c-di-GMP-I-GGC riboswitch aptamer from Geomonas oryzae, 92 nucleotides, folded computationally. Of the family's consensus pairs, 91% are formed in the model.
RNA sequence: UAUGACAAAGCCAAACCUCGGGUGACCGGGGGACGGAAAACCACGGGACUUACCUCGAGGUUACUCCCAACAAGUCGGCCGGGUUGCCGGAG
Numbered sequence: 001u002a003u004g005a006c007a008a009a010g011c012c013a014a015a016c017c018u019c020g021g022g023u024g025a026c027c028g029g030g031g032g033a034c035g036g037a038a039a040a041c042c043a044c045g046g047g048a049c050u051u052a053c054c055u056c057g058a059g060g061u062u063a064c065u066c067c068c069a070a071c072a073a074g075u076c077g078g079c080c081g082g083g084u085u086g087c088c089g090g091a092g
Base pairs, nucleotide, nucleotide: 001091003089004088011036012035016031017030018029019028020027021026034078040084041083042082044081045080046079047076048075049074050073051072052061053060054059
């Protein structure tokens, strides 16, 4: 530097149960393992979702160059891309 076996040292831990927090998406602890080679970190792009708002409705609003009805504030990194860092193995 690229790479990842059916090996090996360690690591993480879905669903579900449970305790706690949150209006909610969901989060944290414990149990538990479906899986993972970044299932480590960062909400930057896309996406999904929640609450609020606009709209008869389908649907839309996070705007800032303009236009524009809208009030925005969040969740998910184990949905995808991107960025940063990194263990082990063999290879160059």
Annotation
Its mean pLDDT, the model's own confidence on a scale to 100, is 79. It matches the Rfam family "c-di-GMP-I-GGC riboswitch aptamer". Clan: c-di-GMP_I riboswitch clan.